[in-house]
Context: one part of a larger RNA
Molecule: small-subunit ribosomal RNA, 3' major domain
Organism: uncultured organism
RNA sequence: UGACGGGGGCCCGCACAAGCGGUGGAGCAUGUUGUUUAAUUCGUGGCAACGCGAAGAACCUUACCUGGGCUUGACAUGAAAGUGAAAGUCCUAUGAAAGUAGGACCCUCCGCGAGCUUGCUCAAGGACACUUUCACAGGUGAUGCAUGGCUGUCGUCAGCUCGUGCCGUGAGGUGUUGGGUUAAGUCCCGCAACGAGCGCAACCCCUGUUGUUUGUUGCCGGCACGUAAUGGUGGGAACUCAAACAAGACUGCCAGGGAUAACCUGGAGGAAGGUGGGGAUGACGUCAAGUCAGCAUGUCCCUUAUGUCCAGGGCGACAAACGUGCUACAAUGGUCGGUACAAUGGGCUGCGAACCCGCGAGGGGAAGCUAUCUCAAAAAACCGGUCCCAGUUCGGAUUGGAGUCUGCAACUCGACUCCAUGAAGGCGGAAUCGCUAGUAAUCGCAGGUCAGCCAUACUGCGGUGAAUACGUUCCCGGGCCUGUACA
Numbered sequence: 001u002g003a004c005g006g007g008g009g010c011c012c013g014c015a016c017a018a019g020c021g022g023u024g025g026a027g028c029a030u031g032u033u034g035u036u037u038a039a040u041u042c043g044u045g046g047c048a049a050c051g052c053g054a055a056g057a058a059c060c061u062u063a064c065c066u067g068g069g070c071u072u073g074a075c076a077u078g079a080a081a082g083u084g085a086a087a088g089u090c091c092u093a094u095g096a097a098a099g100u101a102g103g104a105c106c107c108u109c110c111g112c113g114a115g116c117u118u119g120c121u122c123a124a125g126g127a128c129a130c131u132u133u134c135a136c137a138g139g140u141g142a143u144g145c146a147u148g149g150c151u152g153u154c155g156u157c158a159g160c161u162c163g164u165g166c167c168g169u170g171a172g173g174u175g176u177u178g179g180g181u182u183a184a185g186u187c188c189c190g191c192a193a194c195g196a197g198c199g200c201a202a203c204c205c206c207u208g209u210u211g212u213u214u215g216u217u218g219c220c221g222g223c224a225c226g227u228a229a230u231g232g233u234g235g236g237a238a239c240u241c242a243a244a245c246a247a248g249a250c251u252g253c254c255a256g257g258g259a260u261a262a263c264c265u266g267g268a269g270g271a272a273g274g275u276g277g278g279g280a281u282g283a284c285g286u287c288a289a290g291u292c293a294g295c296a297u298g299u300c301c302c303u304u305a306u307g308u309c310c311a312g313g314g315c316g317a318c319a320a321a322c323g324u325g326c327u328a329c330a331a332u333g334g335u336c337g338g339u340a341c342a343a344u345g346g347g348c349u350g351c352g353a354a355c356c357c358g359c360g361a362g363g364g365g366a367a368g369c370u371a372u373c374u375c376a377a378a379a380a381a382c383c384g385g386u387c388c389c390a391g392u393u394c395g396g397a398u399u400g401g402a403g404u405c406u407g408c409a410a411c412u413c414g415a416c417u418c419c420a421u422g423a424a425g426g427c428g429g430a431a432u433c434g435c436u437a438g439u440a441a442u443c444g445c446a447g448g449u450c451a452g453c454c455a456u457a458c459u460g461c462g463g464u465g466a467a468u469a470c471g472u473u474c475c476c477g478g479g480c481c482u483g484u485a486c487a
Stems, first nucleotide, its partner, number of pairs: 001487002003484002007482007015472002019435005026327008034318002042053002064313007073136001077135008088105007108127003113122004138302002141300003147296002149291003152287001154285001159198006165174003178189003204279004209247007219236002223234003250273001253267005316454001329428001333387006345375003350369002355364003394425001399420007441464007
């Protein structure tokens, strides 16, 4: 100087405690291990792998397997030689296709010039295409312990350092320790230190209040018109809203505490109060952490194959085990009828209204469409009827049948609809997870990917809307000071 302690002191965090809801039991979805397989492609492995790469595996994707082909190659550049229809289009045979073999059509374009019959012929050279040959291409082959770049993690934790000076033989120390304080190495005071940098905070974005400006596709208080009804129409610029700009919060004011400081506690005013709430932002470094399969790249390896094209299969297997979820086990509920109230978003090979057909998925139809039309029905909630505690009018797995849609094609292996079927499951052992407020819980909605979809995932959006925190003894992680027979 570090590291370490079942040493000590101080402090923090949903770390414990106090609460609320789960997981672990069931069925299913999904990922992983294992096993199986011709193949079940590869990576990821405590936290920080396991609804992860994958924001879409029927073909494609696709890297794997089986079989059938190709060999300057599916793709790039260059050189040499040759050809001018060998390319292209169409057809035939064969074939699962890829390909292979053959036939027909088609004698390319620009042209220095020459011949002349003035629109034909020859023609150096070039373009383009192909053939042969050679350099080479190609590799999701290996190495993340050769690397770049990017990322995770400790951790949004409050730390990590430098210059000069001073101290020490030196490693190094000091500053950065101490007394207070803070979310913070935040600030104040003291001090052989005085300053500075990367971090903290602020500057950025969203949100909460108000004002000004501008009013269309948005709005409708007042004034008219009109309708079965509707901002439908005239009109209006008040309100909502849409953006742009500005104001506003700074411990600014008051009281008390404190070293008269920093700061803390309470109060006033205020839409908001002491970082208002949320986001973006991740210091020096740690884990030879992750990624050669996103990309790039050194070295090694393959070169009639470890390259490449195609068809089919596989990535979807299934004694078992684990992770993450969804749906439930019911009456604060199920079901039927009626009736309200959102926000974020998407849409031109797209979203698709009205209307008609169908129990329905859906079909026909075609108006309209960038605050205009449309996806679009929000759901829980509320009002009323019914069920009466049961494996049930709970629960919906599984299976049979009939269909719809997408797509060249739903057998392996799609989603959805209708009829029938109605399994386990009566709140879950040891153990374990999340959450401190518009949070948890609960309810639906949208989007990306996408022909379709295995989405119960992910990323967002709004609706309804709690309980609890005495406290820091203990468990886990972290910060500062101190100790040491360890390096």